[in-house]
This record gives sequence, structure tokens and C1' cells, in this order.
RNA sequence: AAACGACAAAGGCAAACCUAUUGAAAAAUAGGGACGCAAAGCUCAAGGGUCUAACGCAUUGCUAAGAUCGCCAGCUACCGAA
Repeated sequence: AAACGACAAAGGCAAACCUAUUGAAAAAUAGGGACGCAAAGCUCAAGGGUCUAACGCAUUGCUAAGAUCGCCAGCUACCGAA
């Protein structure tokens, strides 16, 4: 240094749900709240998957340059037991 991850140390983040706001929706933001997380840090026009379907096309459907990073994935990173 990399790999690895402890009944270690210093810390960090915040699921579901509730309230308010934004949005066509998926969902997001803020506050409360903790299910959990060794990357639950960053990245969606670098890639894959999933969700929604406004517009558009078609007639009961298709479609993302919309959304999801706490689905993979890429990049970066604290500590130092086994």
C1' cells in the first nucleotide's frame, strides 16, 4: 500500500411511519423518527437492472434525456485487532 473487517477507538449516515412543501406520477426536500449500514460517501448523458408514463405514438398498450446510489456497478475514503 492493497486485501480484510473486531463485543476496538473516534465518529458518521438514517429505513418504515408522521407533518409540511414540490411533482402528472415514480419520487424528492425539510423537520421528527431509527430499520439498519464498514462506504447507507460521491456519480444517472460512463454501464446494467428496477419504478413511473407527463409529452409523443397508438387505442386499454408502447415509450425517459423523469426517478431510484438503502439494487448492482464505477470512483474516493476514517481506524488497524485477527